[in-house]
Context: one part of a larger RNA
RNA sequence: CGUGGACGCUUGAGGGGAGUUGACCCUAGUACGAGAGGACUGGGUUGAACAGACCUCUGGUCUACCGGCUUUGCCACCAGGUGAAGCGCCGGGUAGCUAUGUCUGGAUGGGAUAAGCGCUGAAAGCAUCUAAGCACGAAGCCCACCCCAAGAUUAGGCGUCGUCCGCAAGGACAUGGCUUGGUCGCAGACUACGACCUCGAUAGGCUCUAGGUGUAAGAUCCGCAAGGAUUUGAGCCAAGGAGUACUAAAAGCC
Numbered sequence: 001c002g003u004g005g006a007c008g009c010u011u012g013a014g015g016g017g018a019g020u021u022g023a024c025c026c027u028a029g030u031a032c033g034a035g036a037g038g039a040c041u042g043g044g045u046u047g048a049a050c051a052g053a054c055c056u057c058u059g060g061u062c063u064a065c066c067g068g069c070u071u072u073g074c075c076a077c078c079a080g081g082u083g084a085a086g087c088g089c090c091g092g093g094u095a096g097c098u099a100u101g102u103c104u105g106g107a108u109g110g111g112a113u114a115a116g117c118g119c120u121g122a123a124a125g126c127a128u129c130u131a132a133g134c135a136c137g138a139a140g141c142c143c144a145c146c147c148c149a150a151g152a153u154u155a156g157g158c159g160u161c162g163u164c165c166g167c168a169a170g171g172a173c174a175u176g177g178c179u180u181g182g183u184c185g186c187a188g189a190c191u192a193c194g195a196c197c198u199c200g201a202u203a204g205g206c207u208c209u210a211g212g213u214g215u216a217a218g219a220u221c222c223g224c225a226a227g228g229a230u231u232u233g234a235g236c237c238a239a240g241g242a243g244u245a246c247u248a249a250a251a252g253c254c
Stems, first nucleotide, its partner, number of pairs: 001151001005161006014148004020048007032037001050105005058099004065092005070085006109143003116136001118134002162173004177253004181197005202248003205244005211237003218231005
């Protein structure tokens, strides 16, 4: 830009993806075979690799969380803190992101066939799967499964709402929303997409909570002291959950 009144839901022309396979058990030590050995078929179980999704579990990471340790500077000193030292080093770790973790998938069925196996059957009184005709037959082909999809310019369909014409039936679409801005997102390079903008839980704050760290500071007691005990599962706490308008989230245009 087209299709296009707006919004929502869709059909599927067409395109893409997937398509793998082992072992074991039963049928059955059966059929077969002198024996040794040892099935077809049908059913079940469990894997490998691959693929998709996810984070409950197992782990990884987690420089915005907690704790420990050292040197040095500073807060006059002690205590307690804080800066720098690769996050100074070390031990853990929420959300998120993740695989080595978890779940799921290949199934099944149909159609037309290949090689091949056939039925009926002449040419050619026989024979012949083929010449007419008919029936089977693959991990392969077309569907079926998953995804995209009406720029499918043949631009589709349905529902609701709107404007105009019309008595109505019905018909047509030029307006009934749009833009920018703001608070944001598990959305994201930008854009886009999605939520919200006071008729409000969009983000922050606050409260509660999950969860993490691991018993704060101060005080008291014990010990000459290093230190220990009690107050105390304390104190602190990011991205998680819920609640709550305290803070910050509207103007314009046709």

Background:
A computed fold for a 254-nucleotide part of an RNA from Candidatus Doudnabacteria bacterium RIFCSPHIGHO2_01_52_17, annotated as large-subunit ribosomal RNA, domain VI. The prediction has a mean pLDDT of 84. Rfam family: Bacterial large subunit ribosomal RNA.